[in-house]
RNA sequence: CAGGCCGGGUGACCGCGGGCCCGCUCCGGCGGGCUCGAGGAAAGUCCGGACACCACAGGGCAGGACGCUGGGGAAACCCCAGGCGGCGAAAGCCGACGGAAAGUGGCACAGAAAGCAAACCGCCGCCGGCGGAUCUCCGGAGACGCCGGCGGUAAGGGUGAAACGGUGGGGUAAGAGCCCACCAGCGCCGUGGCGACACGGCGGCUAGCCAAACCCCGUCCGGUGCAAGGCAAACAGGCUCCGCCCGCAGGCGGCCCGCCGAGGAGCCGGGUAGGUCGCUCGAGCGACCGGGCAACCGGCCGCCCAGAUGGAUGGUCACCCUCGACAGAAUCCGGCUUACAGGCCUGCU
Numbered sequence: 001c002a003g004g005c006c007g008g009g010u011g012a013c014c015g016c017g018g019g020c021c022c023g024c025u026c027c028g029g030c031g032g033g034c035u036c037g038a039g040g041a042a043a044g045u046c047c048g049g050a051c052a053c054c055a056c057a058g059g060g061c062a063g064g065a066c067g068c069u070g071g072g073g074a075a076a077c078c079c080c081a082g083g084c085g086g087c088g089a090a091a092g093c094c095g096a097c098g099g100a101a102a103g104u105g106g107c108a109c110a111g112a113a114a115g116c117a118a119a120c121c122g123c124c125g126c127c128g129g130c131g132g133a134u135c136u137c138c139g140g141a142g143a144c145g146c147c148g149g150c151g152g153u154a155a156g157g158g159u160g161a162a163a164c165g166g167u168g169g170g171g172u173a174a175g176a177g178c179c180c181a182c183c184a185g186c187g188c189c190g191u192g193g194c195g196a197c198a199c200g201g202c203g204g205c206u207a208g209c210c211a212a213a214c215c216c217c218g219u220c221c222g223g224u225g226c227a228a229g230g231c232a233a234a235c236a237g238g239c240u241c242c243g244c245c246c247g248c249a250g251g252c253g254g255c256c257c258g259c260c261g262a263g264g265a266g267c268c269g270g271g272u273a274g275g276u277c278g279c280u281c282g283a284g285c286g287a288c289c290g291g292g293c294a295a296c297c298g299g300c301c302g303c304c305c306a307g308a309u310g311g312a313u314g315g316u317c318a319c320c321c322u323c324g325a326c327a328g329a330a331u332c333c334g335g336c337u338u339a340c341a342g343g344c345c346u347g348c349u
Base pairs, nucleotide, nucleotide: 001347002346003345004344005343006342008320009319010318011317012316013315014314016037017036018035019034020033021032022031023030024029039326043337044336046335047334048333049332050331051225052224053223054222063221064220065219066218067217068082069081070080071079072078083097084095085094086093087092098216099215103214104213105210106209107208120157121156122153123152124151125150126149127148128147129146130145131144134141135140165183166182167181168180169179170178184206186203187202188201189200190199191198192197229277230276231275237268238267239266240265241264242263250260251259252258284303285302286301288299289298290297291296321324
């Protein structure tokens, strides 16, 4: 530095929630026994799903998320392996890592200029003025310096987070990819690789940075969450059908006739912190074997591991130790992130 694991232990008694069994019972319960009873994060609710209900012909717009390559996985803001970039002496760590030669926009302060142009100091040329060593045929000529104007330059200085490729040489009035070598970048070709990409060659001669700014490209995306939602019982009420001269349903002990008879049947049915289901056996956990660098996958054997609904998991005592952190289920699962006293193991620098 990286990875994995543990998270006080044992016993007794009492108490609490779930399940099973036994006995008693006035059917409401009561008593007893056995057994199970928080976590690595149960947390944040940040991603992704299962499941449930609602919505939905198809397509599009808007909006949102994601963005190197290959693999894994139900999927993912997930994991593994690799590439590239950055950091580190190294082991190793980190990266929203498509596009800035489509467009729009931004680049504080400073600075001449923050993007296609520009020139503050400086450098160079020409012109004009002034001074002027020196020369002189005394008319002038004139190195050089200063000032002003016009122009060239982008090497150097200065500003800045960033200044129009970098270093060196040639070249030039001074300079400049203007030319050359190497390097960086860009394009094309070849080789290697599934690929991201790497290496090599050639070419023209240069393109600032920001997309976690709008935007462009590609892929994906309905909404609400177990207080989802279902079932049973009962009530108000509603609809349909049969019947009220022709007699429904029902009754007269089973059937028919007959008689009585004014109501009858079916369906729907809000809400309820009432009951019950959903509800905990699941993309489960642990060995072993096989495949794979790994994530992971397959086979086989074994195991059952909270399920409450005012909501349990606690208390007392004894002994021991290294004296015990962060924190506690509420539909479930896969991730990520955050918190964490102390300890153990493995590999590497």
Predicted 3D model of a 349-nucleotide RNA (Bacterial RNase P class A) from a soil metagenome. The RNAcentral record of the sequence draws on MGnify. Its mean pLDDT, the model's own confidence on a scale to 100, is 77.